[in-house]
């Protein structure tokens, strides 16, 4: 250089044929239990905003009524190949 796969909340990781983004787990917070803690159990939990709402899937464009998903360019990571 070429080819293939990937980039989504604090972390891992789902999202079916383009139709509610963040299911589930971990972490975190609160409570129960305990002399106290760990473990376990229960509840809550992405960001901004007082709120109504808004923004958001590596970056920028495009297609579409509608894009995490399809197309183009670029950046980054992994593998294969010369």
């Nucleotide at each position: 250089g070429g080819c293939u796969g990937g980039g989504u909340g604090g972390u891992g990781g789902a999202a079916u044929u383009g139709g509610u983004a963040u299911a589930c787990a971990c972490a975190g917070c609160a409570g129960a239990c305990u002399u106290a803690a760990a473990a376990u159990c229960u509840g809550c939990c992405g960001c901004c905003g007082c709120g109504a709402g808004g923004a958001u899937u590596g970056a920028g464009g495009g297609u579409u009524c509608g894009a995490g998903u399809c197309c183009c360019u670029c950046c980054c990571c992994a593998g294969c190949u010369a």
A computed fold for an 82-nucleotide RNA from a Methanobacteriota archaeon, annotated as transfer RNA. It matches the Rfam family "tRNA". Rfam links the family to the GO term triplet codon-amino acid adaptor activity. The RNAcentral record of the sequence draws on ENA. The coordinates come from a structure-prediction model, not an experiment, and the mean pLDDT is 81. The source organism's lineage runs through Archaea, Methanobacteriati and Methanobacteriota.